[in-house]
Context: one part of a larger RNA
C1' cells in the first nucleotide's frame, strides 16, 4: 500500500423479492463432449466455450481420409533457349493429365530486336491452414458505461508511502457545494455526434388531395392546403412560482405551461488496468520444422457416422384453442447476372409467357394475429405433427451417401414437466407476421421492422462500489 473477513457502516444494480414468460419432460433443429471411423479437418471450454469463427459443408468451399499423378511447381522476380498463341480433334484414363495429330500467326519496331503470351532448362527461390496466442503486432471479450485511475508542484513522514482523492450534504457520475495543507491539472463521468418524439421555414415528383370537373381506380385536368418525403432553424435550462424542504449553497419535492419535465427515449461512445483470458485457421510477424514433401493438381469419400451426456432454440400438448368461408390496418428493406405482374396452365409445389421497371413511379407484396359468420365439444381427439411408402416440382455438370419444397397416405412421442435453473421494469415482457446479409440451390441460426400489448410492495438476504476495523496473508 493492497487482498482476504460467514467485520460494520452507507449506495446501487431485474442483485434478491414481488410478478409474468420460459428452460430441465417429449418430438425435432442446431452446436459440444464421448464413442466410432480410413477420415469423421481445426481451434473455442466457469462466468466470458457449447444456432461460437460458420453472413449459408452435394462438388468447390477443405484445411482431413483412400486411390491417381508432379517436382522452379498452382502462385511471383531474375536468366538461357524455342516461337508461337488461342482453338478443334484422337487415344487413353474417374479426373487432374499423359500420348499424337490438325491448325494458325496479338502489338510496337529504327526491322537488329522488344512486350504480352505459351513451351522447355538451370539455380537463386517459391510454397506450407505445419508448431509455438507462454516469443508478437493488430483485433476482440469481460470486470463495466461500474465510477474509478493517476499527475506537477507543495506539505506531512528516517522510510516505503500519506495528502489531494478523506470529511458534511448531493447526484446517474470523483457530478456538483461547503469545508479542509493542499493549489492546480490529465484520462475517464457529461457534452459536443446519430436516431426518434414537437413547431416553422425552404421544396412539390414519382409523394398528397381540402375544394371544382373526370375516373373502375389520385385515373386525368388542376393544387401543394394536409400527408409525407429531406434539408436548414427553433425547442428544455430546475429557465419560471413572495412554493415547500436544505445551510443563504448544490439539489431535492410539488406546481404552471408545454409535443416533451429534471440525462425525454434509443444508439454510437468503453479509462488505468486484470484474466501469460482469446485469435499464428482473417491478416502480418520473430524463431523452430518440411522441401520428388508437411508443397501443389485430381477423382470419390469425410466434415452430415451413433448404445449415450449437456447447452441453445423451434413445434407442441389444445377451447384465450384447432378448422372453413368472408374481411381491414404496417413498417423496414431489396431488385437489370436482377425482382417480375395481368393472363393461360396445374389440387399444389411450380410451369408457359412476358407488360413494367436501373425504382417515393414498376415489381418482390396477399402482412399475420384481429374482426365478422359457421363447425368441432374435451377425446391422444377435427388436438399434435415426428416417422415411413408412394407420386412429384425446382436449382445445379451432379440431389445416392447428403438439398429444399409440394401433393397423396401414414399420424411416434406428448394431456403442462423432479431437484435446478434463465430473461424481464414500458411500447418492455410476451405474442403476431414481414424483410435483408450469406446465398445456384437451402434458416427452426443471425441482423433488422413494424401490429397486438401485460404484471410490479420493498431492501432482510445472495452477487459488484465507496469508507472503517481486524489480521496468522504479499
Nucleotide at each position: 500500500u493492497g487482498a482476504c473477513g460467514g467485520g460494520g457502516g452507507c449506495c446501487c444494480g431485474c442483485a434478491c423479492a414481488a410478478g409474468c414468460g420460459g428452460u430441465g419432460g417429449a418430438g425435432u433443429a442446431u452446436g459440444u463432449g464421448g464413442u466410432u471411423u480410413a477420415a469423421u479437418u481445426c481451434g473455442a471450454u466457469g462466468c466470458a466455450a457449447c444456432g461460437c469463427g460458420a453472413a449459408g459443408g452435394a462438388c468447390c468451399u477443405u484445411a482431413c481420409c483412400u486411390a491417381g499423378g508432379c517436382u522452379u511447381g498452382a502462385c511471383a522476380u531474375c536468366c538461357c533457349g524455342c516461337g508461337c498463341u488461342a482453338c478443334c480433334c484422337u487415344a487413353u484414363g474417374a479426373a487432374a493429365g499423359u500420348a499424337g495429330g490438325g491448325g494458325u500467326u496479338c502489338c510496337c519496331u529504327u526491322c537488329g530486336g522488344g512486350g504480352a503470351c505459351g513451351c522447355g532448362g538451370u539455380g537463386a527461390c517459391a510454397g506450407g491452414u505445419g508448431c509455438u496466442g507462454c516469443a508478437u503486432g493488430g483485433c476482440u471479450g469481460u470486470c463495466g458505461u461500474c465510477a474509478g485511475c493517476u499527475c506537477g508542484u507543495g506539505u506531512c513522514g528516517u522510510g516505503a508511502g500519506a495528502u489531494g482523492u478523506u470529511g458534511g450534504g448531493u447526484u446517474a457520475a470523483g457530478u456538483c457545494c461547503c469545508g479542509c495543507a493542499a493549489c492546480g491539472a490529465g484520462c475517464g463521468c457529461a457534452a459536443c455526434c446519430c436516431u426518434u418524439g414537437c413547431u416553422a421555414u425552404u421544396a412539390g415528383u414519382u409523394g398528397c388531395c381540402a375544394g371544382u370537373a373526370u375516373u373502375a381506380a389520385g385515373u386525368u385536368a388542376g393544387g401543394c392546403a394536409c400527408u409525407c418525403u429531406a434539408a436548414u432553424a427553433g425547442g428544455a435550462c430546475c429557465g419560471c412560482u413572495a412554493g415547500c424542504c436544505g445551510a443563504u449553497a448544490a439539489g431535492g419535492c410539488a406546481g404552471a405551461g408545454g409535443a416533451a419535465g429534471g440525462u425525454g427515449g434509443g444508439g454510437a461512445u468503453g479509462a488505468c488496468g486484470u484474466c501469460a483470458a482469446g485469435u499464428c485457421c482473417g491478416c502480418a510477424u520473430g524463431g523452430c520444422c518440411c522441401u520428388u514433401a508437411c508443397g501443389c493438381c485430381u477423382a470419390g469419400g469425410g466434415c452430415c457416422a451413433c448404445a449415450c451426456a449437456c447447452g441453445u432454440a423451434c413445434u407442441a400438448c389444445a377451447a384465450u384453442g384447432g378448422c372453413c368461408a368472408a374481411u381491414a390496418c404496417a413498417a423496414a428493406g431489396c431488385g437489370u447476372c436482377g425482382c417480375a405482374a395481368g393472363a393461360c396452365c396445374g389440387u399444389g409445389a411450380g410451369g408457359u409467357g412476358g407488360a413494367g421497371c436501373u425504382a417515393a413511379u414498376c415489381g418482390c407484396a396477399u402482412a399475420a394475429a384481429g374482426u365478422u359468420g359457421g363447425u368441432c365439444u374435451c377425446a391422444g381427439u377435427u388436438c399434435g405433427g415426428a416417422u415411413u411408402g408412394g407420386a412429384g416440382u425446382c436449382u445445379g455438370c451432379a440431389a445416392c451417401u447428403c438439398g429444399a419444397c409440394u401433393c397423396c397416405a401414414u399420424g411416434a412421442a406428448g394431456u403442462u414437466g423432479g431437484a435446478a435453473u434463465c430473461g424481464c421494469u414500458a411500447g418492455u415482457a410476451a405474442u403476431c407476421g414481414c424483410g435483408g446479409a450469406u446465398c445456384a440451390g437451402c434458416a427452426u441460426g443471425c441482423c433488422g421492422c413494424g401490429g397486438u400489448g401485460a404484471u410490479a410492495c420493498g431492501u432482510u438476504c445472495c452477487c459488484g462500489g465507496c469508507c472503517u476495523u481486524g489480521c496468522a496473508c504479499a
Background: RNAcentral holds the full RNA, with entries from ENA, Greengenes and SILVA. A computed fold for a 474-nucleotide part of an RNA from an uncultured bacterium, annotated as small-subunit ribosomal RNA, 3' major domain. Model confidence (mean pLDDT): 81 of 100. It matches the Rfam family "Bacterial small subunit ribosomal RNA".